[in-house]
């Protein structure tokens, strides 16, 4: 510059037009235990990368742009 793919929780990742946006670890109280881990229960964290647009409804489908990855081109 061109083309793919990816962007959701602190972290890995699932959700691919409708139901509350969830899992797993991590992190808090608790309970267990002399304790501390280990297990149990309960919680607490999301502008679902930004901005727009379709639509009765968008995390999700279209367009811009941004960061990363990985291919091709160019290489003054």
């Nucleotide at each position: 510059g061109g083309g793919u793919g990816u962007g959701u929780a602190g972290c890995u990742c699932a959700g691919c037009g409708g139901u509350u946006a969830g899992a797993g670890c991590a992190c808090g109280a608790c309970g267990c235990u002399u304790a501390u881990a280990a297990c149990g229960u309960c919680g607490g964290g999301g502008u679902c990368g930004c901005g727009g647009g379709u639509u009765c409804a968008a995390a999700u489908c279209c367009c811009g742009c941004c960061a990363c990855a990985c291919c091709c081109a160019c290489c003054a």
This is a predicted structure of a 76-nucleotide RNA (transfer RNA) from a Candidatus Falkowiibacteriota bacterium. The prediction has a mean pLDDT of 81. The sequence is in RNAcentral, with records from ENA. Rfam family: tRNA. By type it is a transfer RNA. Gene Ontology term of the family: triplet codon-amino acid adaptor activity. From the family's description: Transfer RNA (tRNA) molecules are approximately 80 nucleotides in length. NCBI's taxonomy places the organism under Bacteria, Bacteria candidate phyla, Candidatus Falkowiibacteriota.